[in-house]
Context: one part of a larger RNA
Molecule: small-subunit ribosomal RNA, 5' domain
Organism: uncultured bacterium
RNA sequence: GGAUUAACGUUGGCGGCAUGCCUAACACAUGCAAGUCGAAUGCCGAUUUAUCGGCAUGGCGGACGGCUGAGUAACGCGUGGGAACCUACCUUUGGGUCGAGAAUAACCCCGGGAAACCGGGGAUAAUACUCGAUAUACCUCCGGGUGAAAGAUUUAUCGCCCAAAGAGGGGCCUGCGUCCGAUUAGCUUGUUGGUGAGGUAAAAGCUCACCAAGGCCCUGAUCGGUAGGGGGCUUGAGAGGGCGACCCCCCAGACUGGGACUGAGACACGGCCCAGACUCCUACGGGAGGCAGCAGUGGGGAAUCUUCCGCAAUGGGCGAAAGCCUGACGGAGCAAUGCCGCGUGCAGGAGGACGGCCUUCGGGUUGUAAACUGCUUUUCUAAAGGAAGAUUAUGACGGUACUUUAGGAAUAAGAGCUUGCUAACUACGUGCCAGCAGCAGCGGUAAUACGUAGAGCUCGAACGUUAUCC
Numbered sequence: 001g002g003a004u005u006a007a008c009g010u011u012g013g014c015g016g017c018a019u020g021c022c023u024a025a026c027a028c029a030u031g032c033a034a035g036u037c038g039a040a041u042g043c044c045g046a047u048u049u050a051u052c053g054g055c056a057u058g059g060c061g062g063a064c065g066g067c068u069g070a071g072u073a074a075c076g077c078g079u080g081g082g083a084a085c086c087u088a089c090c091u092u093u094g095g096g097u098c099g100a101g102a103a104u105a106a107c108c109c110c111g112g113g114a115a116a117c118c119g120g121g122g123a124u125a126a127u128a129c130u131c132g133a134u135a136u137a138c139c140u141c142c143g144g145g146u147g148a149a150a151g152a153u154u155u156a157u158c159g160c161c162c163a164a165a166g167a168g169g170g171g172c173c174u175g176c177g178u179c180c181g182a183u184u185a186g187c188u189u190g191u192u193g194g195u196g197a198g199g200u201a202a203a204a205g206c207u208c209a210c211c212a213a214g215g216c217c218c219u220g221a222u223c224g225g226u227a228g229g230g231g232g233c234u235u236g237a238g239a240g241g242g243c244g245a246c247c248c249c250c251c252a253g254a255c256u257g258g259g260a261c262u263g264a265g266a267c268a269c270g271g272c273c274c275a276g277a278c279u280c281c282u283a284c285g286g287g288a289g290g291c292a293g294c295a296g297u298g299g300g301g302a303a304u305c306u307u308c309c310g311c312a313a314u315g316g317g318c319g320a321a322a323g324c325c326u327g328a329c330g331g332a333g334c335a336a337u338g339c340c341g342c343g344u345g346c347a348g349g350a351g352g353a354c355g356g357c358c359u360u361c362g363g364g365u366u367g368u369a370a371a372c373u374g375c376u377u378u379u380c381u382a383a384a385g386g387a388a389g390a391u392u393a394u395g396a397c398g399g400u401a402c403u404u405u406a407g408g409a410a411u412a413a414g415a416g417c418u419u420g421c422u423a424a425c426u427a428c429g430u431g432c433c434a435g436c437a438g439c440a441g442c443g444g445u446a447a448u449a450c451g452u453a454g455a456g457c458u459c460g461a462a463c464g465u466u467a468u469c470c
Stems, first nucleotide, its partner, number of pairs: 001470004006466005013342006019335002021300001026298003030295003035060003040057008067253003076178007085170003090166008098132004107122006137146003151158003179225003186216003191213008228250004232243004255276005278289004306332001308331003314328001315326004345375004355366004380407006389397001414459005419440003425454005435442002
C1' cells in the first nucleotide's frame, strides 16, 4: 500500500447494487415452512337436487427444495480412467391388459383411559390384497421350474403389465494430487492372500468356515494435533503466500448414540423404534417434544436484521384440467457493513467590514471567506400523470421507478493529523507533573512532540483506531 461476513470511537444528506451469528452443532415460547388427487374407492353431513364440505382406504410426492460445517486427513474432495450394477417420473420401439377369490378402514354397536389413544363385535368398496391362466423373459442337471397386469371418465383420452433401448440421476473400484508434529518408530489377527459358502442392485474379508503367514512402514506406517473439499477469493510484476463469507458443484450432519421399516431411491431435518440427557403435560396410572427451515426469544459475545408482503414472476409437488400447496423464490423493512454514483450550491463581490488569532504595534492572517447582488434547483417539499416486468387473463413490489408543474439556497460536513519517518506552526497553560507514543523518542520554566486556542495539511459521508492476511 492492498484486502476484510469485521468491530470500536467521532460524525452522518440521498440513491443503486450487494452483504449481514466468524462466538454456544447452546437452549428454545409462538406462528408458518409438504402436500395434493372425487377423472382410483367406500361412506358421513349440508342442502337450493345439483353441487359443496368432511372421514377413511388408495395413488404420487414427503430421498427435492431449504439449513448448518459438528465430524471427517478419507477414494471425502479434485482430476483422469474402469467394470461387476440400479434407476420412479420422461422419451422411443415391440407385445399384452384373460379368469376367480378372501379381507379391511372409515361407518354402526359396546367397552377402557385424565389425556395420548386403545380393545372387542358387525357391515362394505377399490387402480388396496391374494390365487389361477398365458407371455417374449429368467433359472436349468434340458426332464423341467419360477414368473405380469386395473381400471376410470365428459368416448376422446388418461392409465395398468412385460421386454428392449435412450436421456438424465445414482452406487462401486482405481492411477495421481490433497495440512502440521519423529520430543509419535514400529503398526496389524478379518489382519494379508487362497478355497468354499453366505450376502448385495453390484465387484470385494463385505460376512462366515477352513487353509497359508502374510500385509504396511524413514519415499514417514502407526499415533497425536488441526481441518469439510473444490470452482474460486485475496495479495503479488510473477513465482509464491494466505483464505474457503456471499454464488455454484460435491461430501457430511439434523437433541446425543444405535437400529431397521417403507420405498425406484433413505438407514430418512419438520417419518418410525430403542437407549440417554433435557424440557413440558398429568387425574401419578401414563403421555408429549426436538428451529444446524423463515421470522423471533433467552444466553454467549467486540459483533450480525422484520415474530413483514405475495405466490404477480421463476422453479418445485400433486392433478386430465380448473386449481391447491410452496418462509424455495420474488419483494419490502432494518444496519454507512461494503462497493459505486450524486449532493450539501454557482457567478460576481475589498472600506480586504466585524469578530478571532498572532504581532517587531507598522501590520499580518482567517479572507472573496462573510455580508450584499444576480442566477440555478441536482436533491427536498407539494400537486398531477404514471410504467416495463405479463402471452387472452393474472402485479406482492407500488401509486414504486419515472415524467411534468410549482416553491424556495432552500433540508444536508465532518474526522484524523501538523518533531522526523510524513503533507501541515504559532501563542498560551503545564513544569520528568499531567500526559503523548507505530518506531526513534517528547515533558525536569520560553515544549512546532502534553492540554487549549488560532492557523494549516490530508481525506471526505465519511474519518480514524484495533484485529487478521499478503